Predicted 3D model of a 75-nucleotide RNA (c-di-GMP-I riboswitch aptamer) from a Pseudomonadota bacterium. It was read from a public genome assembly, where an Rfam model found it.
RNA sequence: CUAAGAUAAAGCCAAAACUGUCGAGAGGCAGGGACGGAACACCACGGGUCUUAAUAAGAUAGCCGGGUUGCCUUA
Numbered sequence: 001c002u003a004a005g006a007u008a009a010a011g012c013c014a015a016a017a018c019u020g021u022c023g024a025g026a027g028g029c030a031g032g033g034a035c036g037g038a039a040c041a042c043c044a045c046g047g048g049u050c051u052u053a054a055u056a057a058g059a060u061a062g063c064c065g066g067g068u069u070g071c072c073u074u075a
Base pairs, nucleotide, nucleotide: 002075003074004073005072012037013036018031019030020029021028022027035062041068042067043066045065046064047063048060049059050058051057
């Protein structure tokens, strides 16, 4: 540098219920708790889904693809 994530170890993130708060809402944030995760870290670029009267304006990166960065181990 490239490929892979079967085994092992270390640390990391944290779903749902519940509480507070912001929002018309989808949902966000904080607490809480571990379902799960090697990108479940970041980016709404393409598609999907959701909110919405709406093709406006939004939400979702833990729906998929794509881009950027990144721990450990093995080859």
The coordinates come from a structure-prediction model, not an experiment, and the mean pLDDT is 80.